[in-house]
A computed fold for a 502-nucleotide part of an RNA from Halofilum sp. (in: g-proteobacteria), annotated as large-subunit ribosomal RNA, domain I. Lineage of the source: Bacteria > Pseudomonadota > Gammaproteobacteria > Chromatiales > Halofilum. Model confidence (mean pLDDT): 85 of 100. Its Rfam family is "Bacterial large subunit ribosomal RNA".

Context: one part of a larger RNA
RNA sequence: CGCACACGGUGGAUGCCUUGGCGGCAGGAGGCGAUGAAGGACGUUGUAGCCUGCGAUAAGCCUCGGGGAGCUGGCAAACAAGCUUUGAUCCGGGGAUGUCCGAAUGGGGAAACCCGGCCAUCGCAAGGUGGUCAUUGCAUGCUGAAUACAUAGGCAUGCGAGGCGAACCCGGGGAACUGAAACAUCUAAGUACCCGGAGGAAAAGAAAUCAAACCGAGAUUCCCUUAGUAGCGGCGAGCGAACGGGGAACAGCCCUUAAGCUGCCCGGUCUCUAGGAGAACGAUCUGGAAAGUUCGGCCAUAGAGGGUGAUAGCCCCGUAUGCGAAAGGGGCCGGGUAGUGAAAUCGAGUAGGACGGGACACGUGUUAUCCUGUCUGAACAUGGGGGGCCCAUCCUCCAAGGCUAAAUACUCCCUGCCGACCGAUAGCGAACCAGUACCGUGAGGGAAAGGCGAAAAGAACCCCGUUGAGGGGAGUGAAAUAGAACCUGAAACCGUGUGCGU
Numbered sequence: 001c002g003c004a005c006a007c008g009g010u011g012g013a014u015g016c017c018u019u020g021g022c023g024g025c026a027g028g029a030g031g032c033g034a035u036g037a038a039g040g041a042c043g044u045u046g047u048a049g050c051c052u053g054c055g056a057u058a059a060g061c062c063u064c065g066g067g068g069a070g071c072u073g074g075c076a077a078a079c080a081a082g083c084u085u086u087g088a089u090c091c092g093g094g095g096a097u098g099u100c101c102g103a104a105u106g107g108g109g110a111a112a113c114c115c116g117g118c119c120a121u122c123g124c125a126a127g128g129u130g131g132u133c134a135u136u137g138c139a140u141g142c143u144g145a146a147u148a149c150a151u152a153g154g155c156a157u158g159c160g161a162g163g164c165g166a167a168c169c170c171g172g173g174g175a176a177c178u179g180a181a182a183c184a185u186c187u188a189a190g191u192a193c194c195c196g197g198a199g200g201a202a203a204a205g206a207a208a209u210c211a212a213a214c215c216g217a218g219a220u221u222c223c224c225u226u227a228g229u230a231g232c233g234g235c236g237a238g239c240g241a242a243c244g245g246g247g248a249a250c251a252g253c254c255c256u257u258a259a260g261c262u263g264c265c266c267g268g269u270c271u272c273u274a275g276g277a278g279a280a281c282g283a284u285c286u287g288g289a290a291a292g293u294u295c296g297g298c299c300a301u302a303g304a305g306g307g308u309g310a311u312a313g314c315c316c317c318g319u320a321u322g323c324g325a326a327a328g329g330g331g332c333c334g335g336g337u338a339g340u341g342a343a344a345u346c347g348a349g350u351a352g353g354a355c356g357g358g359a360c361a362c363g364u365g366u367u368a369u370c371c372u373g374u375c376u377g378a379a380c381a382u383g384g385g386g387g388g389c390c391c392a393u394c395c396u397c398c399a400a401g402g403c404u405a406a407a408u409a410c411u412c413c414c415u416g417c418c419g420a421c422c423g424a425u426a427g428c429g430a431a432c433c434a435g436u437a438c439c440g441u442g443a444g445g446g447a448a449a450g451g452c453g454a455a456a457a458g459a460a461c462c463c464c465g466u467u468g469a470g471g472g473g474a475g476u477g478a479a480a481u482a483g484a485a486c487c488u489g490a491a492a493c494c495g496u497g498u499g500c501g502u
Base pairs, nucleotide, nucleotide: 001501002500003499004498005497006496007495008494009493015487016451017450020422021421022419023418024417025416026415027414028413029411030410031164032163039101040100041099042055043054044053046079047078049075050074051073061095062094063093064092065091066090070083071082072081106115107114108113116133117132118131119130120129121128122127135161136160137159138158139157140156141155142154143153168199169197170196171195172194173193179186183234209217210216221248222247223246224245225244231239232238252403253402254401255347260340261339262338263337264336265335266334267333268332269331270330271329272328273327275323277321281296282295283294285292297314298313299303305317306316307315352376353375354374355373356372357371358370359369362388383398384397385396386395387394438445439444458486461473462472463471464470
C1' cells in the first nucleotide's frame, strides 16, 4: 500500500412527515380614492431587536351584540406591574382617533422635509390651537379692457374630476424575430407593446337582414356543426368563411315618450357578517404510552375529518340534525317617490360617384358589401337600398337618430369543499421574518435555509480543560449512536482493530 471483515468519523441521499404550494368545483364579491386610496416613512408595549396590530386617544378608545374563565399579540421565556363573574382577554357590527409622505391639492422639494397667506381663538408678547388657501370641467352670479354696445379677461359660489387596482372588454396607434427552407407581395398579426375609456361584465342588438327563384326565415351574443368545405393565395408558404341545421338564452322599444333601468323611503320574507345545542365504553393482555389484542356493551338523520404517548363511531375538537342577531350589509316580493332613458323632430354635404387607402376568409381581381383622406354630389315612399361585376324581371327591406336584460369573457379577492396533484433539488421565486440576503449606477436580477422528544423531563452535581471549546461520569427518558451541529442516516471520502497478500 492492497484485499476482506468488524467498528467508527465525515456527509446528508433515502424513507416517513407537513405548517406551504398547485389545480379545480360551488357560491359570493367584482372595486378603493379629495370624508385623502393603493403603498409607504416614522413612531407606538415597563424591559434591546424584528414581525403583527395600532396612530401622539398609538398591541389601543367608545358603543351594541356574542361568549364565559382566565388574561395583558408572536419570536420568547423571565421579572415587574396590573385587569377579570360589577363578565376581563377573545369574536362580530357600528363609531371615534388616525403623525408625516403619497393623486397629494397653500408654495417649494433631493417622498416621508422646508417655508407661507388669510380667518377664528388663547396670550402683554414671543408664540400656541383650530379652520382654510392646488389645478381643471360644467353651472350660476358679480365684475369687466383695447372699443360705444359687447367680447376677451378677472373674481366668487356650487357640483364633479384627478390617483390606484389581477385578468376580462371597447376604442386610437402598432412592430420585428419568424415562415416562405434566400427574399420584396404574403406570413408572423392587427399578435406583442404603447395610449384613451368603461363595467361587473364589456361589446353587439330589434333588418335599407338573410334567402329563394318565386318557397320562406325573422334583433344580438355564445357553443356544436356546416368545414379545413366554398373560396383567397409570389394559386407559394399559408389564410380560410357564410347560408343552412342543432343547441344556450330570449324582449322588445322610443324620438308626443316607452319597454325598462337606477337611487331613496315603508312593509314582508330569505340570507351574510359573531355563535349555541349536539348521541354512545368499560375491563384484560402486551407496552414507556393503547386508540392495538381479547372479552363484554352502546350510539348512529352523527362510521366526514382532525387530535390525543401506536391504528378511537362511543376520550377531545368536531360531524348529522335542528337553533341564533342588538347593529350593519345583500337578494327577492309588494307599495310610494325621485331620477335616468333625452339626442332630437323620420334622419343631406347624407346615399351615390372619382381618386387614394383600410375592413370584410376575399392580396383589385369580372369584385359586390362596409369605413373614409381629397374632390364632387341625388331622390324624398309616384321614392330609395340590397339580392357578390353589370342589365331586366321578380323578391325583400327602409340608411344617413337613440335605448335595451339573459345566454358569453375574466379572477387581485372572500367562504366552503374536492384531487389516480407535489411532498422540501419537488410544489409558487418564497413551507423558515422572501421579493428577504446578496448582485447591479439603474432598469433589473435574485437565492440558500423544514423535522430532538409523547412531554424539555433541554442534562442538577462531580471530573479533565483557559471561569474555554470539547469530552468523561452522574441524572432524565422507551430510546441520548434521540443531546440541541439533535428522526432515519445511503454513497463518495477519511480512519481504528484483526487477518491475509506484497